The part of an RNA shown here (small-subunit ribosomal RNA, central domain) has 351 nucleotides and comes from an uncultured bacterium.
Rfam family: Bacterial small subunit ribosomal RNA.
The coordinates come from a structure-prediction model, not an experiment, and the mean pLDDT is 84.
The RNAcentral record of the full RNA draws on ENA.
Context: one part of a larger RNA
RNA sequence: UUGGGCGUAAAGGGUGCGUAGGCGGCAUGAUAAGUUAUUGGCGGCAAAUCGAGGCUCAACCUCGUGGAAACUGAUAAUACUGUUUUGCUUGAGUACAGAAGAGGUUAACGGAACUCCAUGUGGAGCGGUAAAAUGUGUAGAUAUAUGGAAGAACAUCAAUAACGGCGAAGGCAGUUAACUAUUCUGUUACUGACGUUGAGGCACGAAAGCGUGGGGAGCAAAAAGGAUUAGAUACCCUUGUAGUCCACGCCCUAAACGAUGAGUACUAGAUAUUGGAAACUUGAUUUUCAGUGUCGCUAGUUAACACAGUAAGUACUCCGCCUGGGUAGUACGCUCGCAAGAGUGAAACUC
Numbered sequence: 001u002u003g004g005g006c007g008u009a010a011a012g013g014g015u016g017c018g019u020a021g022g023c024g025g026c027a028u029g030a031u032a033a034g035u036u037a038u039u040g041g042c043g044g045c046a047a048a049u050c051g052a053g054g055c056u057c058a059a060c061c062u063c064g065u066g067g068a069a070a071c072u073g074a075u076a077a078u079a080c081u082g083u084u085u086u087g088c089u090u091g092a093g094u095a096c097a098g099a100a101g102a103g104g105u106u107a108a109c110g111g112a113a114c115u116c117c118a119u120g121u122g123g124a125g126c127g128g129u130a131a132a133a134u135g136u137g138u139a140g141a142u143a144u145a146u147g148g149a150a151g152a153a154c155a156u157c158a159a160u161a162a163c164g165g166c167g168a169a170g171g172c173a174g175u176u177a178a179c180u181a182u183u184c185u186g187u188u189a190c191u192g193a194c195g196u197u198g199a200g201g202c203a204c205g206a207a208a209g210c211g212u213g214g215g216g217a218g219c220a221a222a223a224a225g226g227a228u229u230a231g232a233u234a235c236c237c238u239u240g241u242a243g244u245c246c247a248c249g250c251c252c253u254a255a256a257c258g259a260u261g262a263g264u265a266c267u268a269g270a271u272a273u274u275g276g277a278a279a280c281u282u283g284a285u286u287u288u289c290a291g292u293g294u295c296g297c298u299a300g301u302u303a304a305c306a307c308a309g310u311a312a313g314u315a316c317u318c319c320g321c322c323u324g325g326g327u328a329g330u331a332c333g334c335u336c337g338c339a340a341g342a343g344u345g346a347a348a349c350u351c
Stems, first nucleotide, its partner, number of pairs: 003323004007305002012319001014204004021197003025088003029084003033081002035077007050064005091194001092191003095187006103180007110154001115149007125136002165172002209250006218244002223239004261318006269295011280283001300307002324351003333344004
């Protein structure tokens, strides 16, 4: 390689858009490239095989027989694939009428709490811990009242028996407004296969980190001190700087997880819930579409655990990835990056 695999054993790309390519609905005519059949050429003095002959036999040698794929003509067939013609409406999309939501961006506003500042009251502690101490306080703290400042985050609503909604993922939660994207349902009016997947590519991508300029309440790597301890570069306590926040630009990684790629079709049920629709007998109703969950010895799958219409079942299409452990996500080279580093990614040797 073939084969076999990828929830947990090695293995699904962090996510989307999409180029090339692969694959692709129903009907009809044409064509005959693939395909199929028949028949030639060539292969071809191939080889094996079998037969006959020659060396006394044999090995060996000679002659005949036989003869595949590939390649290349001719004739015919037309189911399938391809190309093309004309159509269709179920896939896909558009329109119209409704509906939903923490989807995104920007701006304004709001109350509670913490901290700080000012002032009043008050007068000895406060704080902290298992216990203490560092710390803080008669220069009046803690507590309490009033006023002010600033930054960050948005309690209740909220969805635990069985965890609501939106987004491609990362993720998204005070209120209001503006702009903007999406999804679902219903009608079946329009287009008429416009689809699916997607190597490269492009875009997005938590936290931490980086650059420039702001901001800085609380929290808090580093750092300092106090404890603990044999020691304590920790756990606990008192402080506390980057950072956390904003704008712009980078970084591009996560247990980026459902450890489960995307799409389509099919395969018992039961139950809860979100957003629509329909029907009537109008309610603990039934049916239906799209989601989100649970149960399930229904079948099936699985090494087991478990999965089970949200499949890990049955199939098809396309992409990514795996091939014993260590060495190692290392070295070297290349690309990217301000750097940190990221991407790609071995071998010797060893078991």